A computed fold for a 476-nucleotide part of an RNA from a Chlamydiales bacterium, annotated as small-subunit ribosomal RNA, 3' major domain. NCBI's taxonomy places the organism under Bacteria, Pseudomonadati, Chlamydiota, Chlamydiia, Chlamydiales. Rfam family: Bacterial small subunit ribosomal RNA. Gene Ontology terms of the family: structural constituent of ribosome and ribosome. The full RNA is in RNAcentral, with records from ENA and SILVA.

Context: one part of a larger RNA
RNA sequence: UGACGGGGGCCCGCACAAGCAGUGGAGCAUGUGGUUUAAUUCGAUGCAACGCGAAGAACCUUACCUAGGCUUAAACUUAAGGGGACCGCACUGGAAACAGUGCUUUUCGUAAGAACCGCUUGAGAGGUGCUGCAUGGCUGUCGUCAGCUCGUGCCGUGAGGUGUUGGGUUAAGUCCCGCAACGAGCGCAACCCUUAUCAUUAGUUGCCAACGCGUAAUGGCGGGGACUCUAAUGAGACUGCCCAGGUUAACUGGGAGGAAGGUGAGGAUGACGUCAAGUCCGCAUGGCCUUUAUGUCUAGGGCUACACACGUGCUACAAUGGUCGGUACAGAAGGCUGCGAAACCGUGAGGUGGAGCAAAUCCAAAAAACCGAUCUCAGUUCGGAUUGAAGUCUGCAACUCGACUUCAUGAAGUUGGAAUUGCUAGUAAUGGCGUGUCAGCAAUAGCGCCGUGAAUACGUUCCCGGGCCUUGUACA
Numbered sequence: 001u002g003a004c005g006g007g008g009g010c011c012c013g014c015a016c017a018a019g020c021a022g023u024g025g026a027g028c029a030u031g032u033g034g035u036u037u038a039a040u041u042c043g044a045u046g047c048a049a050c051g052c053g054a055a056g057a058a059c060c061u062u063a064c065c066u067a068g069g070c071u072u073a074a075a076c077u078u079a080a081g082g083g084g085a086c087c088g089c090a091c092u093g094g095a096a097a098c099a100g101u102g103c104u105u106u107u108c109g110u111a112a113g114a115a116c117c118g119c120u121u122g123a124g125a126g127g128u129g130c131u132g133c134a135u136g137g138c139u140g141u142c143g144u145c146a147g148c149u150c151g152u153g154c155c156g157u158g159a160g161g162u163g164u165u166g167g168g169u170u171a172a173g174u175c176c177c178g179c180a181a182c183g184a185g186c187g188c189a190a191c192c193c194u195u196a197u198c199a200u201u202a203g204u205u206g207c208c209a210a211c212g213c214g215u216a217a218u219g220g221c222g223g224g225g226a227c228u229c230u231a232a233u234g235a236g237a238c239u240g241c242c243c244a245g246g247u248u249a250a251c252u253g254g255g256a257g258g259a260a261g262g263u264g265a266g267g268a269u270g271a272c273g274u275c276a277a278g279u280c281c282g283c284a285u286g287g288c289c290u291u292u293a294u295g296u297c298u299a300g301g302g303c304u305a306c307a308c309a310c311g312u313g314c315u316a317c318a319a320u321g322g323u324c325g326g327u328a329c330a331g332a333a334g335g336c337u338g339c340g341a342a343a344c345c346g347u348g349a350g351g352u353g354g355a356g357c358a359a360a361u362c363c364a365a366a367a368a369a370c371c372g373a374u375c376u377c378a379g380u381u382c383g384g385a386u387u388g389a390a391g392u393c394u395g396c397a398a399c400u401c402g403a404c405u406u407c408a409u410g411a412a413g414u415u416g417g418a419a420u421u422g423c424u425a426g427u428a429a430u431g432g433c434g435u436g437u438c439a440g441c442a443a444u445a446g447c448g449c450c451g452u453g454a455a456u457a458c459g460u461u462c463c464c465g466g467g468c469c470u471u472g473u474a475c476a
Base pairs, nucleotide, nucleotide: 001476002475003473004472005471007470008469009468010467011466012465013464015460016459019423020422021421022420023419026315027314028313029312030311031310032309033308034306035305042053043052064301065300066299067298068297069296070295076124077123078122079121080120081119083117084116088103089102090101091100092099093098106115107114108113126290127289129288130287131286135284136283137279138278139277140275142273147186148185149184150183151182152181153162154161155160166177167176168175192267193266194265195264197235198234199233200232201231202230203229207224208223211222212221213220238261241255242254243253244252245251304442317416321375322374323373324372325371326370334363335362338357339356343352344351345350382413387408388407389406390405391404392403393402429452430451431450432449433448434447435446
């Protein structure tokens, strides 16, 4: 100087407390461990691995296993020799890859030669092989915590200290005052994006107040720019104003006006560093290893196994509910190998169909909610696992191993032990919708969007994590 303390002081955080909803019990989905296996490819392992890499494992992917092939090679560059086209078609063997046979067959250039494709011989190749403890790059984490440093000066023999400590204050090393310090940098804040209010400009595909036309009805039409909205430019919030407290300070409490008030809300943004943290299987790369194989092609299988254990979720156990009927209101995304309307067929998944749409124009339909009817507390008209049968769709192909539909079947489960998680407001809880990946889909996941919409916070004694000062130490 740090680190540590079941030392002290001050302070903060959904850290506790106060609340709400869960997990832990059931069934299923998914990941992991273990076991099994020819293989169940590999990585990730306290927080910070375990719906993680994977924004899509039937083949492919695919790296694993079995079997069959190839060896200048599946792809790429290049040298020499020798040859001819290559492509295409047919047949045979085969699971295919591949092997063999037959047919057909060059272009440019006067020429040398060039282009292209096999063969032979080389030089490189190839490797999801090893090492993340050789590395780059990227990422996680402490932590959006308020810290981490430097120049000059001063102090100290020196390591170092001071500044950065102290008194206040703040979300903040934020600001004020003081001070052997005076300044500065990286962080904080602000500048950026979205959202909440208003104005101006602009009105199509959006809108419809007034006027007119038309319809069973609809901005459907003429028209209009008022309103909503769209999308560009501005305004607006700064403790600016008032009162009180405070050191005449910073600031704090209250108030006015205001759409918004003291960082308005959310996002992006992550200092010096820590964990030899993670990644050589995104990519790049040193070294090592391999080269008729650890490369490469193909078929089938596996990654989907199953006594069990754990994590993360979905659905429930019902009446604040289930079923049936009626009726209403979104936002954000996506669409040409695409989205696909009306109409018809089918109980349905879906099929036929093809209008319209490269889209503020078309696809286009929210569900909880509300109104009525029924069920009447039951393992039930709850719950839907499992299983049987029949189908639909995608796709060469749904056996291993897809999703969905209909009929039948109708398991566990009556609110969950010890323990434990999230959340402070348009939040939790709850309801649906969209999208990426994608032929299809194991999505209950991920990322977004809107609807309905709470309770509680006395407080900081305690648990956990963190910041500053101080103290002890046989630790570095």